Predicted 3D model of a 73-nucleotide RNA (transfer RNA) from Candidatus Woesebacteria bacterium UBA5073. Its Rfam family is "tRNA". The family's RNA type in Rfam is transfer RNA. Lineage of the source: Bacteria > Bacteria candidate phyla > Candidatus Woeseibacteriota. The sequence was found in a public genome assembly.
[in-house]
RNA sequence: GCCGGCAUAGCUCAGUUGGUAGAGCAACGCUUUUGUAAAGCGAAGGUCGGGGGUUCGACUCCCUUUGCCGGCU
Numbered sequence: 001g002c003c004g005g006c007a008u009a010g011c012u013c014a015g016u017u018g019g020u021a022g023a024g025c026a027a028c029g030c031u032u033u034u035g036u037a038a039a040g041c042g043a044a045g046g047u048c049g050g051g052g053g054u055u056c057g058a059c060u061c062c063c064u065u066u067g068c069c070g071g072c073u
Base pairs, nucleotide, nucleotide: 001072002071003070004069005068006067007066010025011024012023013022019056028042029041030040031039049065050064051063052062053061
């Protein structure tokens, strides 16, 4: 230099023919217990890496860019 993959909640990851963004764990609250743990229940937590474009509508499609990983030379 060229090619490919990944980036989504605090963490690990889903989300496919474009149509209101989810799970598990952690943390928080409640119940239970003399108390803790475990268990059960509940609520909260996101500008989907940044910018632009297409579209009535974009995590999803297109362009560009940043970081990480891999391959080729």